A computed fold for an 86-nucleotide RNA from Desulfotruncus arcticus DSM 17038, annotated as c-di-GMP-I riboswitch aptamer. The RNAcentral record of the sequence draws on ENA and Rfam.
RNA sequence: CACAAAAAAAGGUAAACCGGCUGAAAGGCCGGGACACAAAGCUAUGGGCCUAAGGCUGUUUUGGCUAUGGCUGCCAGGUUGCUUGU
Numbered sequence: 001c002a003c004a005a006a007a008a009a010a011g012g013u014a015a016a017c018c019g020g021c022u023g024a025a026a027g028g029c030c031g032g033g034a035c036a037c038a039a040a041g042c043u044a045u046g047g048g049c050c051u052a053a054g055g056c057u058g059u060u061u062u063g064g065c066u067a068u069g070g071c072u073g074c075c076a077g078g079u080u081g082c083u084u085g086u
Base pairs, nucleotide, nucleotide: 002086003085004084005083012037013036017032018031019030020029021028022027035073041079042078043077045076046075047074048071049070050069054066055065056064057063
């Protein structure tokens, strides 16, 4: 430096759910809590998925379309890193 991820060691993150705050919502943040994770570190770059404030539209109370809003613990890409082995 590259590849691999069984075991070990040091650790790390934190699902669902509950409470608070925030947001139009999806969601996010904080505290508790642990389902899991070898990148479940970072990144919205590609795909996919979620929401529809605003806009457009309608059979105009009910609806439909739409991302400039989101999801990295949906899949990939990029990038950084611990341990051991080859």
The coordinates come from a structure-prediction model, not an experiment, and the mean pLDDT is 86. The source organism's lineage runs through Bacteria, Bacillati, Clostridia, Desulfotruncus and Desulfotruncus arcticus.